[in-house]
RNA sequence: AAAGAAAAAGCUAAAUUCGUCGCGAGGCGGAGGCGGAAAACCACGGAUCUCACGCAGAUGGCCGGGUUGCCUUUC
Numbered sequence: 001a002a003a004g005a006a007a008a009a010g011c012u013a014a015a016u017u018c019g020u021c022g023c024g025a026g027g028c029g030g031a032g033g034c035g036g037a038a039a040a041c042c043a044c045g046g047a048u049c050u051c052a053c054g055c056a057g058a059u060g061g062c063c064g065g066g067u068u069g070c071c072u073u074u075c
Stems, first nucleotide, its partner, number of pairs: 001074004011036002016031006034061001040067003044064003047059004
C1' cells in the first nucleotide's frame, strides 16, 4: 500500500425477557446471543418510523457518504 477466503486475541450484541426513561417511534442498564471486519463515531443524501404536527423527533444492526480503528493475508 492492497485485499477480506479462512481464522482469531480483544470488541460488539438480534429476537426474547426484566428494570427504568419517553406521548410515541425508541433510549439506557441486567439477562440472553441471532449475528457483525467497522454492527465504532458523524443524521450529510436517501429510506423507514413517531408525535404534542414545529424551525420537532427515532432508526448508524436499512442503503450511500465521511472520519477513525482491530485482526489476518499479500506486496